[in-house]
RNA sequence: CCUCUGGAAAGCAGGGCCUCCGGGUUCCUCGCCGAAGGUGAAAGCCGCGGUGCGCGGCGAAUCUCUCAGGCACAGAUGACAGAGG
Numbered sequence: 001c002c003u004c005u006g007g008a009a010a011g012c013a014g015g016g017c018c019u020c021c022g023g024g025u026u027c028c029u030c031g032c033c034g035a036a037g038g039u040g041a042a043a044g045c046c047g048c049g050g051u052g053c054g055c056g057g058c059g060a061a062u063c064u065c066u067c068a069g070g071c072a073c074a075g076a077u078g079a080c081a082g083a084g085g
Stems, first nucleotide, its partner, number of pairs: 001085006011030001013029003016025003031071003037067001038065001040063001044058006
């Protein structure tokens, strides 16, 4: 990296428009979720300097933010995990 398997969260919200009145909608408003992706950054390490301190750089995540994405059932996405190659 490929294949298979497992794998969650949050609104049956209100309004507009359409409607075969079952429902539909990349429209608006408010409220939410964190596990595509993305943001931030701890310990620590390195460098510089006016050196028991200061500045800068590097540096994770399922933490954080909520830009993106998503929010009835279902379906889909899917971090992560297992098996095989």
Model confidence (mean pLDDT): 80 of 100. The RNA shown here (Glycine riboswitch aptamer) has 85 nucleotides and comes from a soil metagenome. Rfam family: Glycine riboswitch aptamer. Its Rfam clan is "Glycine riboswitch clan". The RNAcentral record of the sequence draws on MGnify.